[in-house]
Context: one part of a larger RNA
RNA sequence: GCCAGGGAGUGUAUGGGUGUGGCAAGCCGGAAGGCGAAGCGAAAGCGAAUGCGCGCAGGAAACGAGGCGCAGGAUGUGAAAAUGUCUGAGUCACCCUCAUACGACCCGAAGCCAUUGUGAUCUACGCCCGGCCAGGACGAAAUCCGAUUUGUAUCGGAUGGAGGUCCGCAACCAAUUAUAGCAUGUCUUAAUGGGUGAGCUGGGGGUAGGGGCGAUAGACCUAUCGAACAUGGCAAUAGCGGGUCCCCUUCGAAGUAUAUUUAGUAUAGCCCUGGGCGAGCUCGCACACGAGGUAGAGCUACCGAUUAGAAGGCUCGGAAUCGAAAGGUUCCUUCUUCUUCUCAAACUCCGAAUGCGUGUGCUGCGUAGACCCCAGGAGUCGGCUGCAUUGGGUAAGCUAGUGCAACGAGACUAGAACGAAAGCGACCAAGGUUAAGGUCCCUAAAUCCUAGUUAAGUGUAACUAAAGACGGUACGGUCUUAGACAGUCGGGAGGUAGGCUCAGAAGCAGCCAUCCUUCAAAAAACGCGUAAUAGCGUACCGAUUGAGAUUGUACUAUCUGAAGAUGGACGGGGCUAAACUAGGUACCGAGACCUCGGCAUCGAAAGAUGGGUAGGAGGGCAUACUGGAUGGCUAGAAGCAUGUGCGUGAGCACAUGUAGACUGUCCGGUAGAGAAAAUCCUGGU
Numbered sequence: 001g002c003c004a005g006g007g008a009g010u011g012u013a014u015g016g017g018u019g020u021g022g023c024a025a026g027c028c029g030g031a032a033g034g035c036g037a038a039g040c041g042a043a044a045g046c047g048a049a050u051g052c053g054c055g056c057a058g059g060a061a062a063c064g065a066g067g068c069g070c071a072g073g074a075u076g077u078g079a080a081a082a083u084g085u086c087u088g089a090g091u092c093a094c095c096c097u098c099a100u101a102c103g104a105c106c107c108g109a110a111g112c113c114a115u116u117g118u119g120a121u122c123u124a125c126g127c128c129c130g131g132c133c134a135g136g137a138c139g140a141a142a143u144c145c146g147a148u149u150u151g152u153a154u155c156g157g158a159u160g161g162a163g164g165u166c167c168g169c170a171a172c173c174a175a176u177u178a179u180a181g182c183a184u185g186u187c188u189u190a191a192u193g194g195g196u197g198a199g200c201u202g203g204g205g206g207u208a209g210g211g212g213c214g215a216u217a218g219a220c221c222u223a224u225c226g227a228a229c230a231u232g233g234c235a236a237u238a239g240c241g242g243g244u245c246c247c248c249u250u251c252g253a254a255g256u257a258u259a260u261u262u263a264g265u266a267u268a269g270c271c272c273u274g275g276g277c278g279a280g281c282u283c284g285c286a287c288a289c290g291a292g293g294u295a296g297a298g299c300u301a302c303c304g305a306u307u308a309g310a311a312g313g314c315u316c317g318g319a320a321u322c323g324a325a326a327g328g329u330u331c332c333u334u335c336u337u338c339u340u341c342u343c344a345a346a347c348u349c350c351g352a353a354u355g356c357g358u359g360u361g362c363u364g365c366g367u368a369g370a371c372c373c374c375a376g377g378a379g380u381c382g383g384c385u386g387c388a389u390u391g392g393g394u395a396a397g398c399u400a401g402u403g404c405a406a407c408g409a410g411a412c413u414a415g416a417a418c419g420a421a422a423g424c425g426a427c428c429a430a431g432g433u434u435a436a437g438g439u440c441c442c443u444a445a446a447u448c449c450u451a452g453u454u455a456a457g458u459g460u461a462a463c464u465a466a467a468g469a470c471g472g473u474a475c476g477g478u479c480u481u482a483g484a485c486a487g488u489c490g491g492g493a494g495g496u497a498g499g500c501u502c503a504g505a506a507g508c509a510g511c512c513a514u515c516c517u518u519c520a521a522a523a524a525a526c527g528c529g530u531a532a533u534a535g536c537g538u539a540c541c542g543a544u545u546g547a548g549a550u551u552g553u554a555c556u557a558u559c560u561g562a563a564g565a566u567g568g569a570c571g572g573g574g575c576u577a578a579a580c581u582a583g584g585u586a587c588c589g590a591g592a593c594c595u596c597g598g599c600a601u602c603g604a605a606a607g608a609u610g611g612g613u614a615g616g617a618g619g620g621c622a623u624a625c626u627g628g629a630u631g632g633c634u635a636g637a638a639g640c641a642u643g644u645g646c647g648u649g650a651g652c653a654c655a656u657g658u659a660g661a662c663u664g665u666c667c668g669g670u671a672g673a674g675a676a677a678a679u680c681c682u683g684g685u
Base pairs, nucleotide, nucleotide: 001685002684003683004682005681006680011102012101013100014099015098016097017096019094020093021092022091023090026035027034028033039046040045050071051070052069053068054067058063072087073086074085075084076083077082105243106242107241108240112233113232114231116230117229118228124207125206127204128203129202130201131200132199133197135167136166137165138163142159143158144157145156146155147154172194173193175192176191177190178189180188181187182185209225211221212220246620247619248618249617250616251615256268257267258266259265260264269380270379271377272376273375274374275373276372280365281364284362285361286360287359288358289357290356296350297348298347304343305342308339309338310337311336312335313334317332318331319330320329321328322327383407385405386404387403388402389401390400391399392398412423413422427598428597430595431594432593433592437588438587439586440573441572442571446585448584449583450582451581452580453579459575460574467560468559469558471556472555473554474553475552476551477550478549479548487544488543489542490541491540493517494516495515498512499511500510523538526537527536528535599610600609601608602607621674623671624670625669626668627667628666629665630664631663632662639658640657641656642655643654644653645652646651
C1' cells in the first nucleotide's frame, strides 16, 4: 500500500418552538404544590364595562369564528394634547428541533499539580576494600670523600633518586584531525595528544526530583533533563489542525455594519421553514416638481499662483551718477489702468449628463396570496476578477475605495490550452433552428462573390515609442500649348576693380551703400576658386524637346528603430491569400430557441417552474433487535459467485451454480443504524 472488522451530534436536567393526542377555565400531581384564568410600570405602586362599523373563509341573503378600524377601560410617561403596552385559552404527555449546564460530534498538545510512588546496574561527585602504569632520559634535596680556608664557607668527585619533569606505536585514557572504512555509530582505523598523576581502573556502598551531583557544559541523574520516570487529577484546556458514514425533491446565501475584537464571537443585514393578514407592491420607462455645485469651463467674478509689454503714479526701499551740500537725473522694486501667455482636490461669475427625493401614468409582479407582521432554524464576518471611476505608487498579475456584472456556488459552446472577457443559465430523452465564433488540411462548414490595399511571410495572436525611410488614396494651392518641370545647346553684358579699409580686397576677409545703362536676359552677386587677378558654375534669358509639373493637408500601407537566457512557434501544417479594408449571399456551430414524449412541484384547468456550495425544509431506501399478523424451507434456508430484469436513486426481484439449516413480508416499536479518507485503531497479506 491493499483487504476485512471497528471508528465521530449521544445521555440527563431545565427552558423556547413546530406537530399529534387527552382534558379544558382549568390542566397536572400521592401530596406539598406548579402553570393558567390581569395587566401596566425600572420601582414604590396602581389595577380592566363593553359598544359601533368594516370584513376573509362560508353563505341565496341576513349574517359572519378569527382579523382590522374607531370609541370606551387598565396602567406607564406627560401640565395638557398625545402616545407605548394590555383588554380571557390553557395545561399535561409523546415525537422532532434548538438553547444552557455537564467530556457534549470524534481525535490531537506542549504543559500544571499530587501529604502518590520507582530509580545513582548508565552517568556526576564523595566514602570503604583492591588492582595497574614496558623501556629509556634528565639528575633536586640530602649524605660521604678530597682540596682550600683563621673561621664561617666555597670548589671538585662520588653516592642518592626528587618531579601535576622529558622521550615513548608497552598497557591504559580518548581530547584533536581525516575526500580513511563500513552494516552510519556517543562506531572502527590511522595520525597527533596524555601517559607517577588533580592518573587509570574493579568490587561494595552513599546522595532523589524544585531535589541531588556538578574543575560550570544548564552538564549528568538507566538511549528521557532549562526540572527524571511511573501512576493519578484527566475524556486537563485548545478561538488551532485533521476527520465526521445512504438516496431523491425543493428553496438558497455571505465574505458587509456596530461592539468586543483582529485565526474568534454577539446583534443587525442577507437565506430557509411555518403561521397570520387580505390587496396592493414595483429596483424598469415617461412626464412634472424639487434639492445639488461634480465633469466641463472660466477668472478684469473672488482667492491663490503666473508670461511679456505699454501708459501713469509714489518717492517708502535699493543701485548708479551729478553736486561742497541741499537736492536732482536714470534704472530696479512697488502701486494703478490697459493689452497679452498659462493654471487650481481643499478657487468659482457659471455649469451639465447621470444619479437622488416626491407625485402621476405605464411596465412588471401579485388572490397560485405579493407587500407587511409574528415565531422557529441557519450559515456568513479571509473574498476575488472584468468594465467605469477616485486616492497612494516610476510601475506591478501592486495597494486603499466607489458603482455595475461575473466567479465564488455555474455546467455547456467558442477563445489552441484558460475561475471571471464573448454566447448562453443545464429536470430526463429524441428531432430540428440558431448565438458567439467560424467555413484550405488536421476539423463540422465557401479553396464563395464584388471592389480595393499589402510584397514586408507584413499578416494570419497579442496594436511597443520617439525618430528616420519609402509608397497609395482623397481634397486643395501655384505654374502650364502665349510651351510648364527636368535634361541638352547658347547667352549670362557695360559704368566698375562701387566707396571705405587694406601689403593686396577686382561680385565673393571685413564695414557702408546696393544705383544707373544696354538688353531676350544678366545680382554693387548664391557657391567653388586665386596672394590679388584669372578660371568654373548659379540666379536670370533664348533655343530645343512636348504634357503635365510642383507643393500642402488628411487618411492609410510597408521598412529601420526592435534586446533573454536548451532549438521554436500564426494551435500546427501551411498560405501571396488561406492576409488586410468595405460590402454581399450561403453553410457549420451549444444542454440557448422550437417541436414531440415523459417525471416532479404548484394549480380546478389552461399553464408556469425544475444550475447550485454553506445552509434551511420535505419525502424515502437500507441495517440489528423486538410486539402483532402472515408466509417460505433437506423436493434445499441464510451466505457466496455469475447472469438477467425493474426502479430517477438509495436499492429490489428473479435464474443458475455452490452451500447445507435457517429465513422472509406487512403494520408498529427500539437503536451501539449506513465510511474511502482522521500520518485513524486491530488483525491479515

The prediction has a mean pLDDT of 81. The part of an RNA shown here (large-subunit ribosomal RNA, domain II) has 685 nucleotides and comes from a Candidatus Micrarchaeota archaeon. The source organism's lineage runs through Archaea, Nanobdellati and Microcaldota. Rfam family: Archaeal large subunit ribosomal RNA. Rfam 15.1 lists 2,955 matches to the family in 1,139 species.